[in-house]
RNA sequence: UCCAAGUAUAUGCCGAAUCCGAAAGGUACGGAGGAACCAACAAGGCCUUGCGGCCAGGGGUGAAUCAUUUGCCGCUUGGGCGGUGAAGUAGGGUUAUCCUUUCAACCGAACCCGUCAGCUAACUCCGGAGGCAGUAAGAAAGGAGGA
Numbered sequence: 001u002c003c004a005a006g007u008a009u010a011u012g013c014c015g016a017a018u019c020c021g022a023a024a025g026g027u028a029c030g031g032a033g034g035a036a037c038c039a040a041c042a043a044g045g046c047c048u049u050g051c052g053g054c055c056a057g058g059g060g061u062g063a064a065u066c067a068u069u070u071g072c073c074g075c076u077u078g079g080g081c082g083g084u085g086a087a088g089u090a091g092g093g094u095u096a097u098c099c100u101u102u103c104a105a106c107c108g109a110a111c112c113c114g115u116c117a118g119c120u121a122a123c124u125c126c127g128g129a130g131g132c133a134g135u136a137a138g139a140a141a142g143g144a145g146g147a
Base pairs, nucleotide, nucleotide: 011133012132013131014130019026020025029127030126031125032124033123038118044055045054046053047052057116058113059112060111061110066088069086070085071084072083073082074081075080091107092106094104097144098143099142100141101140102139103138
């Protein structure tokens, strides 16, 4: 000097998820249920003696929804159904003072309720986690502010 790897709270990002406190407990912030009016209006299945449990349907948090063709696997007499992969897609966040726009690359999950919830004043209940990055921090333009 170059390359690679690891660590790192002084820093940054996703997210509602921060802050106070020894603790208990509270808190910024976030979510659900719940009248009138309006809107809406078929019925569940299996197991259990019963309590109750499982599952279509339906619903909730979340950006994470949708559908096609095709490859593979399973089920089916067939139609078809389910899972998975690729390529897409509604939608989503990313520039290190902040904001907007274009482009670029990326994400497009997971979980819960348990037959039931539209909207919804009063009221009731709940969350307030976790994960990641590594200064040449994605590129460009404009604006604000600051030096």